[in-house]
This is a predicted structure of a 60-nucleotide RNA (Fluoride riboswitch aptamer (crcB RNA motif)) from Ancylobacter dichloromethanicus.

């Protein structure tokens, strides 16, 4: 530096970790929803369950 051949550990699922199913992705899978605009909603899960953390009631 040039051709051919083989190939991936793995990674994502609108805000934080764990754990289990479940779905998708090979540089793509991903990167909420209403509104024309200004604005405005809902949620720490794709589901499920636990811990943070936010938010709301109530008692000490």
């Nucleotide at each position: 530096g040039u051709g051919c051949u083989c190939g991936a550990u793995g990674g994502g699922g609108a805000u934080g970790g764990a754990g289990u199913c479940c779905c998708c992705c090979g540089a793509a899978a991903c990167c909420g929803c209403c509104g024309a605009g200004a604005g405005g909603c809902u949620g720490a899960u794709g589901a499920c369950u636990c811990c943070u953390a936010c938010c709301g009631c109530g008692c000490g």

The model forms 100% of the base pairs in the Rfam consensus. The coordinates come from a structure-prediction model, not an experiment, and the mean pLDDT is 79. The sequence was found by an Rfam model in a public genome assembly.